[in-house]
Molecule: transfer RNA
Organism: Omnitrophica WOR_2 bacterium RIFCSPLOWO2_01_FULL_41_12
RNA sequence: GCGGCGGUAAUUCAGCGGUAGAAUGCCUGCUUGCCAAGCAGGAUGUCACGGGUUCAAAUCCCGUCCGCCGCU
Numbered sequence: 001g002c003g004g005c006g007g008u009a010a011u012u013c014a015g016c017g018g019u020a021g022a023a024u025g026c027c028u029g030c031u032u033g034c035c036a037a038g039c040a041g042g043a044u045g046u047c048a049c050g051g052g053u054u055c056a057a058a059u060c061c062c063g064u065c066c067g068c069c070g071c072u
Base pairs, nucleotide, nucleotide: 001071002070003069004068005067006066007065010024011023012022013021018055026042027041028040029039030038048064049063050062051061052060
């Protein structure tokens, strides 16, 4: 330099045009003699960045940045 895959909550990931979700973690309460476990509730997202298409974009298109893998 070229190609492929990826970037979404604190973490690991799902979501592939129509109000952003799960698990774990965190906080509060219940339960317990205490801890853990269990149960109920709660908080946290510029969807890497900039533009384009569309009534509507995390999702489609273009560019940029970052990570991983391969080729030369």